[in-house]
The RNA shown here (small-subunit ribosomal RNA) has 1394 nucleotides and comes from an uncultured Pseudomonadota bacterium. The sequence is in RNAcentral, with records from ENA and SILVA. Its mean pLDDT, the model's own confidence on a scale to 100, is 83.
């Protein structure tokens, strides 16, 4: 520092993650080398060998080796011989208490750090005196027995530096100070004047001793240094769900004991000791320099390495000794192994290797004492798995290489692609060097200094021995070592890997899979276009390593000392007394414990830091400084805390003197209602509820007078007034009785403050005992409402509610705000003092102590606080650490019980929470609209029928559309075609495009074969251009590129459309508010169809939408007058003609409507409500126009598209078939039930269209449907074309009919290649259901519903019911209570949004 709670936001919070480390461990992958490390787990059990020995210069010897000497033997040998190196086993001395190991035990008998008196102490150093004379044993030896063995016994010899005395005692010990007691060993060199003995005539020689020296030991004693032992003070983990604990405990006198103080042990006295500053119990741990990590402080830790301790197969014990209560001794007692002749015995790897074992995991049964040290020895030397070296492990930290330039044709492969091409990539190849490393050879230091001999000096000496030291020579020692290091020669030659690549986190594509496989630290990804799985290219990081698990720290300020909180996010104890601590006014002296300084001692070395050296460099090694923040001791300062002492009055408290109160407690009194009871009047219902019943009442309720009883509770007064620590307290009087407030005065002199444990009070409900009992009223019972009603509503009605005494002790016990003290702007109210002023009249002003509202500054995550903080500060209690489990569970306490305090953990989740924002929502609240409701007309739902849908059915009944907003919808028309569907039957570069090669004009045409596509056979035809090569179009034939796909996803799009909606919104820009999502503007008063306008406003402007602009109808006009018109004038049968241009029409253009005028509303406004005028009046009417955006809305089959299938078939073709199927439901229309009508006959009035592969006049025949026919029209001329409802007349009479037309015979007609499944129409029979339609539901406010015909699109034909124009006749609406869609507001745990 990020990531995650939300739609978004700020907070608070938990989780996670990026740093760094490790004695690590598993994957995968590994060249070389240096220097470190290496059972972290069963203090688990060991085979084997090795880790302590050593002195012959203490001693008796003399098994075994060697040499020498003599015997014997020709030799081979062989016997004797401690005489010589020397030496097994034995006695003796030092050592084995040191090295090395492991951390079980140990929370204080330990450890760090500073101190202490009451000791010890081998070897060592350095004094002082000594070492003098004797004695007696004993192992080895021999020797005899016993044992299976370990081994044990018994006799007889023998030595000592073995043991014991005498002697003497500076110095020591003790002491009654007279005086007593206690010692010792020798050995080895040299000397040779003089002795002593052996040998030898001697000369001379061997021994030895005396003596003299030297050296090492020896004794007894002082100091010394090193070392140990013993006390003290601090400080060393958790748990209180461990609060009491002790009896040798605490102290003392006396004794004993120890190397030393001491209950350390004993005996007696005495009752102490320790403990909330945490005793005692439990849990867990070796302790430290340090090591990790962190900016520090802190937190974790205690491997290697250095210092202490503890341990040595558990357990116990004590001997030796200077030193153990002893890892490689003893003794005992257990457990195990092993041997055993069963009768005995042996053992102890937590020492170096090493095995079993446990475990994720940890090495060689190596060399070597060369060095460094240690023991023993005079010494050589000998021992030494301490150590030195080596081997194994990338465990780790350093370093080095695996190649360097140069090289575009940007090779080939690979991946991708929009197909042009990009990227792997100078990357490879290729061409020029290098040669570190590793291999091969060749060479080669350091570590080594010593001892030792030899030569010269110096010290000691009588000495040119001796020992000692210096110097110069001479020699002799390496385990590592086939080492480091150099040097040749050849060759790129032998050497790269492992994680990620959605975001946090640096790094993206294809392809496979398809909530499957998997992934993942956290959010989380995967359901057919995964950057998230797999794999592949490519890239990113790190590199001989990479990752992943583990684990500590950090991040985390998420325990907050440094550096946090507590109204609402987790946190104020329900209130107060008050104890211990904590914290304290003001002066002056004193003191120096805290403080603060300066000096001295300590604080081991190593480490870590700075500055040097050495390995070529780093790692690592090493010199020196620094640091070690501590303790102690000393000497000084006194400001401030403390402590002692003496004063003060501001804090606090007394006392007089007023005040106000539902402040507590007792006891008496009152008056209204309610209830019940008696008694009277009355009579039929009361009661109750939304409506009812249950209940009560004719045995007299209810209502109504009049008495009575009895409980409880105290209207009005009354108030964000009052009193109280909280709980809480309300009629009146009277006693008792706590606190507060004001005013001044006088005393006391810091007596305060908070408060852990305590102890007290504590609403309401409950309990326990005894009263009470109206009225209410859990449990109950009834009766209601509901699907159901163990409620809500009604009728009853017990505990209880009430008092008296005991108890519980908890509450949204809340201001969700601890007590206390100081400071810090106002304003405006109340409630109780008190002061001053005054005009004495309400009154005005100021000040204390209370209760309130807004409110500046500050605060605050916002909301909010705001002198009665949540602001600024101090002081002390009390509680918080992420949600759930859980205020549970066990424990303890408390309680009669309910139950209350105290108060975990295992599991689980990535969030839980807060204020505030912006939507949606609401069976909240305001306001306006809208065929929403209403108030009517007409329908649909009931009948046939006709279309569409679903559903079944089928070879196939192609697909699609599916709440409104699919279902007469795509489709403005399926007999073949259409046709996507089936079933047969053919065709594979194809029915269509392009590109190549070849031929051939194209074309047009006969036959036969087939159901047709198709085959198969003929015949006619040679064309345009041309620079004569050939070239255009157009057919055929092959070959591959390819074409085709109404297959698949509308959730991978584009374009179109539907919808909310013609609803009035929907956003911006700049500026202000706000941390910030936002929000203002767009809200607010008014108005309007309308965010239309107007006013007002921290907002000013804009943009999309509203409106107009545009079409088209409503009026005038003015310009034109055929095909239209026709007043006037001729003329006809007729606007037929002549003529006219007035009128209608027609189409071009203009005017006209703008709240303009007038009058009242309104606010002097926008507007609104009446007039007048006008064809039209308030957007005149209708149309086209559809705003951010919503709904993953619809369509891959109109079209076009990514991507996926398919390619002799999901593609072409063809013939039939079928998309028309039919038990049923459903939408949508037609006709219909009939007199406001059928029917028959007569008669009138429109728009608006379309008419050439067409629309058809007249006339003619047919009952018709048509047929023939041939005029006239390319259309204001002709023609479709009779308009029908309407009129007027006859009839029909209330019926299933003269209604209503299905279905169904038969006959026709027309249009088509062709009317069978499957057209439309005529005619003539035939005459179904149906008498007006249940819940329920639609659509419509004016030329509008209703009706009533026409006309046209598609169309060979088929719509009288569909669609889409069209004109004729022509109705109702009191209003906004309530259902259904919009703006403001409020609530929300909702935001995929009820």
């Nucleotide at each position: 520092g990020a990531g995650u709670u939300u739609g978004a936001u700020c907070c608070u919070g938990g989780c996670u993650c990026a740093g760094a480390u490790u004695g690590a461990a598993c994957g995968c992958u590994g060249g070389c080398g240096g220097c470190a490390u290496g059972c972290c787990u069963u203090a688990c059990a060991c085979a084997u060998g090795c880790a302590a020995g050593u002195c012959g210069a203490a001693c008796g010897g003399c098994a075994g080796c060697a040499c020498g000497g003599g015997g014997g033997g020709u030799a081979a040998c062989u016997c004797c011989u401690g005489g010589u190196g020397g030496c097994g086993a034995g006695u003796g001395g030092c050592g084995a208490a040191c090295g090395g190991g492991u951390g079980a035990g140990u929370a204080a008998u330990a450890u760090a750090u500073c101190g202490g008196a009451a000791c010890g102490u081998g070897u060592c150093c350095u004094g002082u005196a000594g070492c003098g004379g004797g004695g007696g044993a004993u192992a080895a030896c021999c020797u005899a027995u016993c044992g299976a063995a370990a081994g044990a016994u018994g006799g007889a010899c023998u030595a000592a530096u073995a043991c014991c005395g005498c002697a003497u005692a500076c110095g020591c010990u003790c002491u009654a100070c007279g005086g007593a007691g206690g010692a010792a060993a020798g050995c080895g060199g040299g000397g040779g004047u003089u002795c002593u003995u052996g040998g030898g005539c001697a000369a001379c020689u061997g021994a030895g001793g005396a003596c003299c020296u030297c050296g090492c030991a020896c004794u007894a004693u002082a100091g010394g240094a090193g070392c140990g032992g013993c006390c003290g003070a601090u400080a060393u983990c958790g748990g209180a769900u461990u609060a009491g604990c002790u009896a040798g405990u605490u102290g003392g006198c006396g004794g004993g004991g120890u190397a030393a103080a001491a209950g350390c042990c004993c005996a007696c006295c005495a009752a102490g000791g320790c403990g909330a500053c945490g005793a005692u119990c439990c849990g867990u741990a070796g302790c430290u320099g340090g090591u990790c990590u962190g900016a520090g402080a802190g937190g974790a830790u205690g491997a290697u390495c250095a210092g202490c301790c503890a341990c040595a197969c558990u357990g116990g014990a004590a001997c030796u000794g200077a030193g153990a209560c002893a890892c490689g001794g003893u003794c005992c007692a257990g457990a195990c192994u092993c041997c055993u002749a069963c009768g005995g015995g042996a053992g102890g790897c937590a020492g170096c290797a090493g095995u079993g074992g446990g475990g994720a995991a940890u090495a060689u049964u190596g060399g070597a004492c060369a060095a460094u040290g240690g023991g023993g020895g005079c010494a050589a030397c000998c021992c030494u798995g301490a150590u030195c070296c080596a081997g194994c492990g990338a465990c780790g930290c350093c370093g080095c290489g695996u190649g360097u330039g140069u090289g575009a044709a940007g090779a080939a492969g690979g991946c991708c692609u929009g197909c042009g091409g990009g990227u792997u990539g100078u990357a490879g190849a290729g061409c020029a060097c290098u040669u570190u490393u590793a291999g091969u050879g060749g060479g080669g230091a350091c570590a080594a200094a010593a001892a030792g001999c030899u030569a010269c000096g110096g010290g000691c000496u009588a000495a040119u021995a001796c020992c000692u030291u210096g110097u110069a020579g001479u020699c002799u020692u390496g385990a590592u070592u086939u080492a480091a290091c150099c040097c040749a020669a050849a060759g790129a030659a032998a050497a790269a890997g492992c994680a990620c690549c959605g975001g946090c986190u640096a790094a993206c594509u294809c392809u496979g899979u398809g909530c499957c496989a998997g992934c993942a630290g956290c959010c989380g990804c995967g359901g057919u276009a995964a950057u998230a799985c797999a794999g592949a290219g490519g890239g990113u990081g790190c590199g001989a390593g990479c990752g992943u698990u583990a684990a500590u720290c950090g991040g985390a300020a998420u325990u907050a000392c440094u550096g946090g909180g507590c109204g609402u996010a987790a946190a104020g104890c329900g209130u107060g007394c008050g104890u211990a601590g904590a914290c304290g006014g003001u002066u002056u002296c004193g003191u120096a414990a805290g403080u603060c300084g300066g000096g001295u001692g300590u604080g081991a070395a190593a480490u870590c830091c700075c500055c040097g050296g050495g390995c070529u460099c780093a790692a690592c090694c090493u010199g020196g400084g620094a640091a070690u923040u501590g303790c102690a001791u000393u000497c000084g300062a006194a400001a401030c805390u403390g402590c002692g002492a003496g004063g003060c009055u501001a804090g606090g408290g007394u006392a007089c003197g007023g005040a106000a109160g539902a402040g507590g407690g007792a006891a008496g009194c009152g008056g209204a209602a309610u209830u019940u009871c008696u008694g009277g009047u009355g009579u039929a219902g009361c009661g109750g509820u939304g409506a009812a019943a249950u209940g009560c009442g004719u045995a007299g309720a209810u209502a109504u007078c009049a008495g009575a009883a009895g409980g409880a509770a105290c209207a009005u007064c009354a108030g964000u007034g009052g009193c109280g620590a909280a709980a809480g307290c309300g009629g009146c009087u009277u006693c008792c009785u706590g606190g507060u407030c004001c005013a001044g005065u006088a005393c006391c002199g810091a007596c305060g403050u908070u408060c852990a444990g305590g102890c007290a009070c504590g609403a309401a409900a409950g309990c326990g005992u005894g009263g009470g009992g109206a009225g209410c009223a859990a449990a109950c019972a009834g009766g209601a409402u509901u699907a159901g009603a163990u409620a809500c509503c009604c009728u009853g009605g017990u505990a209880g509610u009430c008092c008296a005494c005991g108890c519980c002790u908890u509450a949204a016990a809340c201001g969700a705000u601890g007590a206390g003290a100081a400071c810090u702007a106002g304003a405006c109210g109340u409630u109780g003092a008190g002061a001053g002023g005054g005009u004495u009249a309400g009154c005005c002003u100021c000040c204390c102590a209370g209760u309130g509202u807004c409110g500046c500054a500050g605060c605050u995550a916002a909301c909010g606080c705001g002198c009665u903080a949540a602001g600024u500060u101090c002081u002390c209690c009390g509680c918080c650490u992420g949600g759930g489990g859980a205020g549970u569970a066990c424990g303890g306490c408390c309680g009669c019980a309910a139950g209350g305090u105290u108060g975990a953990a295992a599991c689980u989740c990535a969030a839980a929470g807060g204020a505030a924002u912006u939507g949606a929502c609401g069976g909240g609240g305001a306001c306006c609209c809208g065929c929403a409701c209403a108030a009517g007309c007409g329908g649909u739902g009931g009948a046939g029928c006709a279309u569409g849908u679903g559903g079944u059915u089928u070879a196939a009944u192609u697909c699609g559309a599916u709440g409104c907003a699919a279902c007469g919808c795509g489709a403005a028309g399926a007999a073949c075609c259409u046709u996507a569907c089936c079933u047969g039957g053919c065709c594979u570069u194809g029915a269509c495009a392009u590109c190549c090669a070849u031929g051939g004009a194209a074309u047009u045409u006969u036959g036969c074969a087939g159901a047709g596509a198709u085959g198969c056979a003929g015949a006619a035809g040679u064309g345009c251009c041309u620079u004569c090569g050939g070239g255009a179009a157009c057919c055929a034939u092959g070959a591959g590129a390819c074409a085709g796909g109404u297959g698949c996803u509308g959730c991978a799009u584009g374009g179109c459309u539907g919808u909310c909606g013609u609803c009035a919104g929907c956003u911006c820009g700049u500026g202000u508010c706000g941390u910030g999502a936002g929000a203002u503007g767009u809200u607010g008063g008014g108005u309007u169809a309308a965010g239309u306008c107007c006013c007002g406003c921290a907002a000013c402007g804009a943009g999309c939408g509203c409106a107009a602009c545009c079409c088209u109808u409503g009026u005038c006009c003015u310009u034109a007058g055929u095909u239209g018109c026709c007043a006037u004038c001729a003329u006809u049968c007729a606007g037929u003609u002549g003529g006219g241009a007035a009128c209608u029409c027609u189409a071009a253009g203009g005017a006209g409507a703008c709240c303009g005028c007038c009058g009242g509303u309104g606010a002097c406004a926008a507007a609104c409500c009446g007039g007048a005028g006008g064809a039209a009046g308030g957007u005149g009417g209708g149309g086209a126009u559809g705003a951010c955006g919503u709904c993953a809305a619809g369509u891959c089959a109109u079209c076009a598209u990514g991507g996926c299938c398919u390619u002799u078939a999901u593609g072409g073709c063809c013939a039939g078939g079928g998309c028309u199927a039919c038990a049923c439901a459903c939408g949508u229309g037609c006709u219909a039930c009939a007199a406001u009508g059928g029917c028959a006959g007569g008669u009138a009035c429109a728009g608006a269209g379309g008419g050439a592969a067409g629309c058809c006049a007249a006339c003619g025949c047919g009952c018709g449907a048509g047929c023939g026919g041939g005029a006239g029209c390319c259309a204001a001329u002709c023609c479709c074309a009779g308009a029908a409802a309407g009129c007027c007349u006859g009839u029909c009479g209330u019926a299933g009919u003269c209604c209503g037309g299905a279905u169904c015979g038969g006959a026709g007609u027309c249009u088509g290649c062709a009317a069978c499944u499957c057209g439309a129409c005529u005619c003539u029979g035939u005459g179904a259901a149906g008498u007006u339609g249940g819940a329920a539901u639609c659509g419509c406010u004016a030329g509008u519903a209703a009706u009533c015909g026409c006309a046209g699109a598609u169309c060979a034909g088929c719509a009288u019911u569909g669609c889409u124009g069209c004109g004729g006749u022509g109705a109702u609406a009191c209003g906004u209570u309530c259902c259904c869609g919009g703006u403001c507001u409020u609530g929300c745990a909702c935001a995929c949004a009820c």